[in-house]
RNA sequence: GACUAGAUAACAUAAUGGGAAUGUAAUGGAUUGCAAAUCUAUAAAUGAGUGUUCGAUUCACUCUCUAGUCU
Repeated sequence: GACUAGAUAACAUAAUGGGAAUGUAAUGGAUUGCAAAUCUAUAAAUGAGUGUUCGAUUCACUCUCUAGUCU
């Protein structure tokens, strides 16, 4: 320098263009003599920008970062 894949909550991982989900973790409550476990509730996220579209996590382009291959 070229190409490929990826970036979603504190962590991990989903999501055919149409309400962004699950587990762990966090916080409140129930339970307990106190904890743990269990049950229940709550908060928290789409790397940045532009475009296409009635509508974008999803499609296109640019940039940033990460991993890999080739030179």
Predicted 3D model of a 71-nucleotide RNA (transfer RNA) from Microconidiobolus nodosus. Its Rfam family is "tRNA". It is annotated as a transfer RNA.